Predicted 3D model of a 172-nucleotide RNA (c-di-AMP riboswitch aptamer (ydaO/yuaA leader)) from an uncultured Phycisphaerae bacterium. It was read from a public genome assembly, where an Rfam model found it. The coordinates come from a structure-prediction model, not an experiment, and the mean pLDDT is 77.
[in-house]
RNA sequence: UUGCUGAUCAUGCCGAAUGCUCGGGCCUGCGGGUUCGGGCAACGGGGAACCCAACGCGGGACCCGCGGCCGUCCGGGCCGGCUCCCGCCGGGGCGAAUCCGCCGUGUGGGCGGACGCAGACUCAGCGCUGCGAGCCCGUCAGCUAACCCCGUAGGCCAGCGCUGGAGUCCGA
Numbered sequence: 001u002u003g004c005u006g007a008u009c010a011u012g013c014c015g016a017a018u019g020c021u022c023g024g025g026c027c028u029g030c031g032g033g034u035u036c037g038g039g040c041a042a043c044g045g046g047g048a049a050c051c052c053a054a055c056g057c058g059g060g061a062c063c064c065g066c067g068g069c070c071g072u073c074c075g076g077g078c079c080g081g082c083u084c085c086c087g088c089c090g091g092g093g094c095g096a097a098u099c100c101g102c103c104g105u106g107u108g109g110g111c112g113g114a115c116g117c118a119g120a121c122u123c124a125g126c127g128c129u130g131c132g133a134g135c136c137c138g139u140c141a142g143c144u145a146a147c148c149c150c151g152u153a154g155g156c157c158a159g160c161g162c163u164g165g166a167g168u169c170c171g172a
Base pairs, nucleotide, nucleotide: 001172002171003170006169007168012156013155014154018041019040020039021038022037023036024035025034026033027032042152043151044150045149046148047147052142056088057087058086059085060084061083066080067079068078069077070076090140091137092136093135094134098114099113100112101111102110103109115132116131117130118129119128121167122166123165124163125162126161127160
């Protein structure tokens, strides 16, 4: 400079979920493999101060406190909520897996909207398809230095379209 009828496919991809090492067991073709436990590193997550932030919803009241206004010195009147009273609701973590409305009802459902995640280079825009589970803590949790605790699973065999968008990589 050029190519998008290049985007690399298991020695790979998604994911924090990997690497090294010590000891024991098992297997071995004696190279090693595998499993259990420990350690170190890396990666991910949670808890936890000051400062800062936040402090729900509905109804009622002027009794308390505060603020404002009026009158004017009496310890008066009116109004308000960062006040008081009553009622209702627990809250949080991992994860994309939540929120709102309508309908139905055997409270397991359906429809629509918003938002989030995925669809094999990445990003941006517009669209299409699919998904929005499960588990845990136990009345406690905002942020958060020091410090403390936990995790290292699982899955994937071709896995969308458009752009006179951008970039990276690759090939020549």